[in-house]
Context: one part of a larger RNA
RNA sequence: UUGGGCGUAAAGCGCGUGUAGGCUGUUUAACAAGUUGGAUGUGAAAGCUCCCGGCUUAACUGGGAGAGGUCGUUCAAUACUGUUAGACUAGAGAAUGGGAGAGGGAGGUGGAAUUCCGGGUGUAGUGGUGAAAUGCGUAGAUAUCCGGAGGAACACCAGAGGCGAAGGCGACGCACUGGGACUUUCUGACGCUAAGACGCGAAAGCUAGGGUAGCAAACGGGAUUAGAGACCCCGGUAGUCCUAGCUGUAAACGAUGUAGACUUGGCGUUGGCGGAGUUAAAUCUGCCAGUGCCGUAGCAAACGCGAUAAGUGUGCCGCCUGGGGAGUACGGUCGCAAGGAUAAAACUC
Repeated sequence: UUGGGCGUAAAGCGCGUGUAGGCUGUUUAACAAGUUGGAUGUGAAAGCUCCCGGCUUAACUGGGAGAGGUCGUUCAAUACUGUUAGACUAGAGAAUGGGAGAGGGAGGUGGAAUUCCGGGUGUAGUGGUGAAAUGCGUAGAUAUCCGGAGGAACACCAGAGGCGAAGGCGACGCACUGGGACUUUCUGACGCUAAGACGCGAAAGCUAGGGUAGCAAACGGGAUUAGAGACCCCGGUAGUCCUAGCUGUAAACGAUGUAGACUUGGCGUUGGCGGAGUUAAAUCUGCCAGUGCCGUAGCAAACGCGAUAAGUGUGCCGCCUGGGGAGUACGGUCGCAAGGAUAAAACUC
């Protein structure tokens, strides 16, 4: 390379927007570039295939025929691809209507709890553990009541629930703002994917400035133990929080790329629309869109998946190729650094 693969054996980029490129719905006509056929030119010799010969045979070699092409010219065909012109509505988009939501950023408000401070009551313990001790406390602690300060997080509702591309999002109300579902009209293929590129991206970490209630790496002490660098206990600084910037990684997971199509069923649940029902509901039922469980065919090494496919097929992208060495070295590149991305070989089994 061919071929085969990517849920768990090696393998889906963490996620999106989108350029080039690749691919592209139904239908009519024209053209004839791709495509197909005929004719013709050329495709040196050698070589290759077949036939007939020459060396005793073979290799080797002489002769003849054929094959061999992203080739040129010309004549024709028009299904498919393409180009041009026209039409369509099932893809895509826009608009109307009512409606769901922890979607996003900004500013505001609230209550419970912890801690601290002030005051009252009150007296000897408290706290902690398997048991203790360190710690706190007669300079009045713990407990209890009142008042105040400040920071962080939002019990119940809460759900196999909802929203978001992913990371993720949960107190309340206001304004701003993104996306999606349903219903009915309109435009008329305007689409899909996406190398590079650009943007977003948990936690930890970094820079500058603020903030710091609780928690808590490091660190100190008390225990445990043979030892204890730990698990347990008492403290406690970075950090956790905010603003501006950087970092760009995670078991960033559904370990399952994205878009479209097709393929028996059953039971839940969320949103919308219609029908029956009702005073209004409840309830029953049909259609879409989401989210779960079980399961048919089929698939699968098995586990399992099973209309939210890992089934049947299509378009495009990414990735894999024995284990270790190694996601390492070197090089360039990005970063303030930590480090990231790219990425070998010797050697060895």
The part of an RNA shown here (small-subunit ribosomal RNA, central domain) has 349 nucleotides and comes from an uncultured prokaryote.
Its Rfam family is "Bacterial small subunit ribosomal RNA". Rfam links the family to the GO terms structural constituent of ribosome and ribosome.
RNAcentral holds the full RNA, with entries from ENA.